[in-house]
Context: one part of a larger RNA
């Protein structure tokens, strides 16, 4: 090395794009590199194996053969793989016409609510809790009405509904822009799949600079509770949460399930398209792309999965190999820092 695995036992990179590499549709011709067969040369002797012989046997010694699975060269075979040439359309893609959508970016606009400010009415409480207190209020609060300011989030619609590779995306309008799906044709002609390195995106928190700051709220202060209470409860409250630009690069980044392709019973919903039917309906049938619930075979340690597979197979990548030490130390790389990434050993059970 050959092995067995990766939903929950250790194990799928958070997710894309893509370099090298690996793998790759159909037909025909050609080549003969891989592959297969024959010949020749070589593969020292001893050893090992087989058949004989010699020590009274054996160990041992000895003769011959076989073997030496290899390498080189030569002559052939041509199914498969590779190379070359030509052709094809089932994979992939392009064009035309439609469709749905919180997909992304920018600008503008709107209403409800909270808070604050000004004014009116009005008077002794309000608030809060298990009960209270801190707190606010006769310098007029709470309540209520009118006007104004400002920030953040968008009730209902709303749905195992939709969109996106993932993170994620929810008021409305306009502009810019990515992808998907459907139908019928036309075109290109394998242009494909995966992807070590690489590169981009990547919630929240956090960091830098400058803004903004209504509500909420780490830290902090006070009041309670308690044996104590550095908490749970209450009253306040600063970073932060918001915006712009730049970092960080991690999450139970989860379907704890890598991507792509093919095949394998049914039944019931739902979303977006297409087709058809008649009795034209709140209908039925069918097809396609999603998204859910059951379930046969099969798989599974079981739970469960079951055409959206964890079934049956193929291609490529990543990862695992007893627990702790430890996702740590050291070193490298990255970062302003926080830290991230790569990643051991002694020792111990």
């Nucleotide at each position: 090395c050959u092995g067995g695995g990766c939903g929950u036992a250790a194990a799928g990179c958070g997710c894309g794009c893509g370099u090298a590499g690996g793998c790759g549709g159909a037909u025909a011709a050609u080549u003969a590199a891989g592959u297969c067969g024959g010949g020749u040369g070589u593969g020292a002797a001893a050893u090992c194996c087989c058949u004989g012989g010699g020590c009274u046997c054996a160990a041992c010694c000895u003769a011959g053969g076989a073997a030496u699975u290899g390498c080189a060269u030569u002559c052939g075979a041509u199914a498969c793989u590779g190379g070359u040439u030509a052709u094809c359309u089932a994979g992939a893609g392009u064009a035309u016409g439609g469709u749905a959508g919180a997909g992304g970016g920018a600008a503008g606009u709107g209403g409800a609510a909270u808070u604050c400010c000004a004014g009116g009415u009005g008077u002794a409480g309000c608030g809060g809790u298990g009960a209270a207190a801190u707190g606010c209020g006769u310098a007029g609060a709470u309540a209520u009405c009118u006007g104004g300011a400002g920030g953040a989030a968008c009730a209902u619609c709303a749905g195992u509904g939709g969109c996106g590779a993932a993170g994620g995306c929810g008021a409305c309008u306009u502009c810019c822009u990515g992808g998907a799906c459907c139908a019928a044709u036309a075109c290109u002609g394998a242009c494909g799949c995966u992807g070590a390195g690489g590169u981009g995106c990547g919630a929240a928190a956090g960091c830098g600079u400058g803004g903004g700051g209504a509500g909420c709220a780490a830290a902090c202060a006070g009041g309670a509770u308690u044996a104590g209470a550095u908490a749970c409860c209450c009253u306040g409250g600063u970073a932060g949460u918001c915006c712009a630009c730049g970092c960080c690069g991690u999450a139970a980044a989860c379907g704890a399930u890598g991507u792509c392709a093919a095949c394998u019973a049914g039944c019931c919903g739902u979303u977006g398209g297409g087709g058809g039917g008649c009795u034209u309906g709140u209908c039925c049938c069918u097809u396609u792309a999603g998204u859910g619930g059951c379930g046969c075979a099969g798989c599974u340690a079981a739970c469960g999965c079951g055409a959206u597979a964890a079934g049956u197979u193929g291609a490529c990548c990543g990862c695992c190999u007893g627990g702790g030490g430890a996702g740590u130390a050291c070193g490298g790389c990255c970062g302003c820092a926080a830290g991230g990434u790569u990643a051991a050993a002694a020792c111990u059970c």
Small-subunit ribosomal RNA, central domain from an uncultured prokaryote, 349 nucleotides, folded computationally. The RNAcentral record of the full RNA draws on ENA. Its Rfam family is "Bacterial small subunit ribosomal RNA".